RNAcentral holds the full RNA, with entries from ENA and SILVA. Predicted 3D model of a 349-nucleotide part of an RNA (small-subunit ribosomal RNA, central domain) from an uncultured bacterium. Model confidence (mean pLDDT): 84 of 100.
Context: one part of a larger RNA
RNA sequence: CUGGGCGUAAAGAGUGCGUAGGCGGUUUGGCAAGUUCGGUGUGAAAUCUCCCGGCUUAACUGGGAGGGUGCGCCGAAAACUACCAGACUAGAGUGUGGGAGAGAGGAAGUGGAAUUCCUGGUGUAGCGGUGAAAUGCGUAGACAUCAGGAGGAACACCUGCGGUGUAGACGGCUUCCUGGACCACUACUGACGCUGAGGCACGAAAGCGUGGGGAGCAAACAGGAUUAGGUACCCUGGUAGUCCACGCCCUAAACGAUGCGGACUUGGUGUUGGCCCUUCAUUGGGCCAGUGCCGCAGCUAACGCGGUAAGUCCGCCGCCUGGGGAGUACGGUCGCAAGAUUAAAACUC
Numbered sequence: 001c002u003g004g005g006c007g008u009a010a011a012g013a014g015u016g017c018g019u020a021g022g023c024g025g026u027u028u029g030g031c032a033a034g035u036u037c038g039g040u041g042u043g044a045a046a047u048c049u050c051c052c053g054g055c056u057u058a059a060c061u062g063g064g065a066g067g068g069u070g071c072g073c074c075g076a077a078a079a080c081u082a083c084c085a086g087a088c089u090a091g092a093g094u095g096u097g098g099g100a101g102a103g104a105g106g107a108a109g110u111g112g113a114a115u116u117c118c119u120g121g122u123g124u125a126g127c128g129g130u131g132a133a134a135u136g137c138g139u140a141g142a143c144a145u146c147a148g149g150a151g152g153a154a155c156a157c158c159u160g161c162g163g164u165g166u167a168g169a170c171g172g173c174u175u176c177c178u179g180g181a182c183c184a185c186u187a188c189u190g191a192c193g194c195u196g197a198g199g200c201a202c203g204a205a206a207g208c209g210u211g212g213g214g215a216g217c218a219a220a221c222a223g224g225a226u227u228a229g230g231u232a233c234c235c236u237g238g239u240a241g242u243c244c245a246c247g248c249c250c251u252a253a254a255c256g257a258u259g260c261g262g263a264c265u266u267g268g269u270g271u272u273g274g275c276c277c278u279u280c281a282u283u284g285g286g287c288c289a290g291u292g293c294c295g296c297a298g299c300u301a302a303c304g305c306g307g308u309a310a311g312u313c314c315g316c317c318g319c320c321u322g323g324g325g326a327g328u329a330c331g332g333u334c335g336c337a338a339g340a341u342u343a344a345a346a347c348u349c
Base pairs, nucleotide, nucleotide: 004320005319006318007303008302012317014202015201016200017199021195022194023193025088026087027086028085029084030083033081034080035077036076037075038074039073040072041071042070048066049065050064051063052062091192092189093188094187095185096184097183098182103178105177106176107175108174109173110172111155116150117149118148119147120146121145122144126137127136163170164169207248208247209246210245211244212243216242217241221237222236223235224234259316260315261314262313263312264311267294268293269292270291271290272289273288274287275286276285277284298305299304322349323348324347331342332341333340334339
């Protein structure tokens, strides 16, 4: 390089936007770069193939012919690709009118339940905790109960194989600013498209820097148990952290372990948003967009997938190539650090 692959065997980048590049709808005309055909030149000799010669053959010498995937030039063709010009509307986008939604951020405000703490009242000897206990708290009045207050964090029921978002993710209520999708009408633009190496942006939790905050929970840590021991599991405490602002970090079983876009391919059933028809009706049916389940064909090593494909195809990107060594070393880049990213080899089975 050819070839084979990537749900679970090695393999889809965490996600998006997008540069170069690759690929690209219908139709008319032109051009002739690619493409195809013809001619011509070249493609040294030896070698190769065929024939003749030669010697008993072979080796071999000589002669003739062919081949030589290729390249240059000339001419021709115009289906396809490219290019140029024109046209189109089925792709893509815009417009108008709608309803849905925990979509995001910013900001502000606000609500109730609960835990903890503080103050006061009532009240007295226990409370708490466990398999059982103990540490712990309590006569300086705990626990329980009532009233008042403070503060932080999270939002029970509703809640749903419900919804929204590209992913991470998003849930009390109200207001303001803001993104996207969907449906209906088909008015407008007229291929404006798909993918996307680099690049840029976003990216749970933990962690880091500065400042705040700190109710509950809780790495570390301390004590009590357990145990042969117990640097654990259980219990009592408890600091970072968890929360906010700003700035970093950039990882994950970042999972559907399934890249994105498009087309095509028997059915059944539920559900969300919208539209249409129908019904006395909370009715029945259809279409579009999403989201589940079951299954035909087909696919698959099997499990399973099965119009939300892992079926049948097209375009583009990423990735894999035996196990260990190793996602490590070295070097580079990034980072305050932790470390991240890129990424081997010896050796060994």